This is a predicted structure of an 82-nucleotide RNA (transfer RNA) from a Minisyncoccota bacterium. RNAcentral records the identical sequence in 2 taxa. The RNAcentral record of the sequence draws on ENA. Its Rfam family is "tRNA". Its family is annotated with triplet codon-amino acid adaptor activity in the Gene Ontology. Its mean pLDDT, the model's own confidence on a scale to 100, is 81.

C1' cells in the first nucleotide's frame, strides 16, 4: 500500500426482484408440572415511553413514492496479494 467479502434486537441468523424490519432457533422473564429439581408445555420478550406514539439494519450522505437491500464517503473485522 492493492484487491475482495462482511457488519440486522442480549447471542446466533433470516428478509426472494428496492414493498409488513427483526422470520426460526438460543438466551431470559413469569406461569404449569414435581415432595424439590431438570426436562416437558404455555404466555410474553428490539430501544425509548404510564399511555398514545416516536426510533431502530456499523456511522454519515445521496437516488427514489418507497432502501437492511441500489451509490458514495469513513470507521471496524476477516481473506488474498505485496
Nucleotide at each position: 500500500g492493492g484487491g475482495c467479502a462482511c457488519g440486522u434486537g442480549g447471542c446466533g441468523g433470516a428478509a426472494c426482484u428496492g414493498g409488513u424490519a427483526u422470520a426460526c432457533g438460543c438466551g431470559u422473564a413469569c406461569g404449569u408440572c414435581u415432595c424439590a429439581g431438570a426436562a416437558g408445555c404455555g404466555u410474553a420478550u428490539g430501544u425509548c415511553g404510564c399511555a398514545a406514539g416516536a426510533c431502530u439494519u456499523g456511522a454519515g450522505a445521496g437516488u427514489u413514492c418507497a432502501a437492511a437491500u441500489c451509490u458514495c464517503u469513513c470507521c471496524g473485522u476477516g481473506c488474498c496479494c505485496a